This is a predicted structure of a 497-nucleotide part of an RNA (small-subunit ribosomal RNA, 5' domain) from uncultured Banisveld landfill bacterium BVB22. RNAcentral holds the full RNA, with entries from Greengenes. Lineage of the source: Bacteria > Banisveld landfill bacteria ensemble.
Context: one part of a larger RNA
RNA sequence: GGAUGAACGCUGGCGGCGUGUCUAAGGCAUGCAAGUCGAGCGGCGCGGUUCCCGCAAGGGAGCAAGCGAGCGGCAAACGGGUGAGUAACACAUUGGAACCUACCUCCGAGACGGGGAUAGCCCGCCGAAAGGCGGAUUAAUACCCGAUGGUCUUAUGCGCAAGCAUAAGUAAAUCAUUUUUGGCUCGGAGAGGGGCCUAUGUCUGAUUAGCUAGUUGGUGGGGUAAUGGCCUACCAAGGCGAUGAUCAGUAGCAGGCGUGAGAGCGCGACCUGCCUCACUGGGACUGAGAAACUGCCCAGACACCUACGGGUGGCUGCAGUCAAGAAUCUUCCUCAAUGGGCGAAAGCCUGAAGGAGCGACGCCGCGUGCAGGAUGAAGGUUUUCGGAUCGUAAACUGCUUUUCUCAGGGACGAAUUCGUGACGGUACCUAGAGGAAUAAGAGGGCUCUGCGUAGGAGCCUGCAGCCGCGGUAAUACGUAGGAUCCAAGCGUUAUCC
Numbered sequence: 001g002g003a004u005g006a007a008c009g010c011u012g013g014c015g016g017c018g019u020g021u022c023u024a025a026g027g028c029a030u031g032c033a034a035g036u037c038g039a040g041c042g043g044c045g046c047g048g049u050u051c052c053c054g055c056a057a058g059g060g061a062g063c064a065a066g067c068g069a070g071c072g073g074c075a076a077a078c079g080g081g082u083g084a085g086u087a088a089c090a091c092a093u094u095g096g097a098a099c100c101u102a103c104c105u106c107c108g109a110g111a112c113g114g115g116g117a118u119a120g121c122c123c124g125c126c127g128a129a130a131g132g133c134g135g136a137u138u139a140a141u142a143c144c145c146g147a148u149g150g151u152c153u154u155a156u157g158c159g160c161a162a163g164c165a166u167a168a169g170u171a172a173a174u175c176a177u178u179u180u181u182g183g184c185u186c187g188g189a190g191a192g193g194g195g196c197c198u199a200u201g202u203c204u205g206a207u208u209a210g211c212u213a214g215u216u217g218g219u220g221g222g223g224u225a226a227u228g229g230c231c232u233a234c235c236a237a238g239g240c241g242a243u244g245a246u247c248a249g250u251a252g253c254a255g256g257c258g259u260g261a262g263a264g265c266g267c268g269a270c271c272u273g274c275c276u277c278a279c280u281g282g283g284a285c286u287g288a289g290a291a292a293c294u295g296c297c298c299a300g301a302c303a304c305c306u307a308c309g310g311g312u313g314g315c316u317g318c319a320g321u322c323a324a325g326a327a328u329c330u331u332c333c334u335c336a337a338u339g340g341g342c343g344a345a346a347g348c349c350u351g352a353a354g355g356a357g358c359g360a361c362g363c364c365g366c367g368u369g370c371a372g373g374a375u376g377a378a379g380g381u382u383u384u385c386g387g388a389u390c391g392u393a394a395a396c397u398g399c400u401u402u403u404c405u406c407a408g409g410g411a412c413g414a415a416u417u418c419g420u421g422a423c424g425g426u427a428c429c430u431a432g433a434g435g436a437a438u439a440a441g442a443g444g445g446c447u448c449u450g451c452g453u454a455g456g457a458g459c460c461u462g463c464a465g466c467c468g469c470g471g472u473a474a475u476a477c478g479u480a481g482g483a484u485c486c487a488a489g490c491g492u493u494a495u496c497c
Base pairs, nucleotide, nucleotide: 001497002496003495004494006493007492008491009490010489013366014365015364016363017362018361019359020358021324026322027321028320030319031318032317035074036073037072040071041070043067046066048063049062050061051060052059053058081277083275091201092200093199095197096196099194100193101192104190105189106188107187108186109185110184112146113145114144115143122135123134124133125132126131152169153168154167155166156165157164158163175182176181203249204248205247210240211239212238215237216236217235218234219233220232221231222230252274253273254272255271256267257266258265259264279300280299281298282297283296302313303312304311305310330356332355333354334353338352339350340349341348342347369399370398371397372396379390380389381388382387404434405433406432407430408429409428413423416419441486443484445467451482453480454479456477462469463468
C1' cells in the first nucleotide's frame, strides 16, 4: 500500500447493488415452514335449493356445486439450515465393472374369473388427559386366490459365445371420467439420478517407531441391487511402516477469494457442486429411494402438563426470545413471476422464491450551490501596536434547481385472446410550482515531508507506531484560531498478503 462477514470512537444528506451470530452444534415462549387428490372408495358431520306433510317447531323425498373426519394413491428421501464430527475413496481429477432406478420418453405384449376382510358409521366400556378396548356392519385403483402368459426369473441339456430347447415359477384396476382422456400389468431401450471400486493429489508433530488378530490371503457358505472379511466356518501366516505406519493435535473438501510483477503465501463469509449432522447415543420399519431435520422404537439428559395413575416436546427451517459476546436485522408482504408437490383440470399448498424493512457493514454514483462582490466590514486570532491573517471568505447583487417539498401523470416485469402485479401509486416523466433552499466532518511533533502561532497547565494532567515529549518561554499534553489531507466519511484496533 491492498484486503475484511469486521468491531470501537467522533460525525452523518440521498440513491443503486450487495451483505449481516465469525462467539454457545447453548436453551427456547409464540406463529408459520408439506401437502394434495371426490375424475380411487364407503359415506354425510356441515351448509344450499325444490317438493310433500305440518299452525309452528320439525320430519320425509329429490337435485346441483361442495366437503370435515376416515380408507386408498402420490408426495413427504426434494426444497431450506448447519460445519459438530471427519485427515477419510470425505473431496478433486481420472479410469472402471459386479449394480439399482418411482415419476418422464420411446417400443412390444396384455388386463379373464372369483373371494374374504377392515377403517369410517352405529352400540357399549376404560381414562384427568394423551389415548385405548370390545361388539355389529360396509366399500375401493386397499388385500388375497385361481386362470393365461412372453423376449421375465430359476434349473437342466447343447453350444467357445451369441443363442436354442425342455421343465417349473411369477401379472394386472375394464378402474375412473363421460366422449376422450387419465390410469393398471409384464418385458425391452433411453434420459436423468444414485450405490460400488482403482490410480494420483490433499495440514502439523519423531519430545509419537513400531502397528495389526477378521488382522492379510484362500476355500465353502451366508448376505446385498451389486463387488468385497461385508459376515461366518475351516486352512495358511500374512499385511502396513523412516517414500513416516501407528498415535496425538488441528480441519468439512472443491470451484474459488485476498495479496503479489510472478513464483508463492494466506483464506474457504456470500454464490455453486459434493460430503456431513438434525437434543445425545443406538436401531430398524415403510418405501423406487431414508438407517429419514418438522416419521417410528429404545435408552439418556433437559423442559412442560397432570386428577400423581400417566402423558408431551426437540428452531443447526423463517421471523422472534434469553444467554454468551467487541459484534451481526423484521415475531413484515405475496404466491404476481421463477421453481417444486398433488391434481384430468380449475386449483390448493409452498418462511423455496420474489419483494419490502433495519444497519455508512462494503462497493459505486450524486449532492451540500454558481458568478460577481474591498470600505479588504464586523468579529476571531496575533502583533514589534504600524499592522498581519481568516479573506472574495461573508454581507450584498444576479443566476441555477441536481437534490428537497408539493401537485399532475405513471410503468416494464404478464409468459396468454380475455383476465391476472406482492413490489407499488414504487421507478420514471412534467416544454408544473416553490425556494439557496434540506445536507460536513475527521486526522497530523516527527526523518521520509510538503507547518507555522498564541495563551493554559508545569515530570502534574496527559501523549505515544518508533524515537521519545512534559520539571515555567512545549510547533509533541489540553484549548483557540489558521494552513493542509481525505471526505459522508475520517481515525483506531484486529487479522492476511